[in-house]
């Protein structure tokens, strides 16, 4: 870098520093000199990784409950919308809703 899987409308922020951006990428709509981004530091969620109860089991594992010393993670706005596709509504070639499903993007755990 890249493959597999699992999740992604819950939740959780002050302070130091730093000095102009940030919100993956489009369009857009938004945060930010009342202090963006990074970086330390104490917080805090969350419960994948971990620990252990119980119920099933085709012996592979599914379901479910509880903790929170540690490993990650996360701490504006549903992944902030949005993109491709498809079905349904309205309007009438424009385009706009609304729902599913795919992209893609994060994040964990596994591998290469």
């Nucleotide at each position: 870098c890249u493959c597999u899987u699992a999740u992604c409308u819950u939740g959780a922020g002050c302070g130091g520093u730093g000095g102009a951006g940030g919100g993956a990428c489009u369009g857009g709509c938004c945060c930010u000199g009342a202090g963006a981004a990074g970086c330390c530091g104490c917080g805090g969620c969350a419960a994948c990784c971990u620990u252990u109860g119980g119920a099933c089991u085709u012996u592979g594992g599914u379901c479910u409950g509880a903790a929170a010393c540690g490993g990650u993670g996360c701490u504006a706005a549903u992944u902030c919308c949005u993109g491709c596709a498809a079905a349904g509504c309205g309007g009438a070639u424009a385009u706009g809703c609304u729902u599913u499903g795919a992209u893609a993007g994060a994040u964990g755990a596994g591998g290469g």
Molecule: SAM riboswitch aptamer (S box leader)
Organism: Tigheibacillus jepli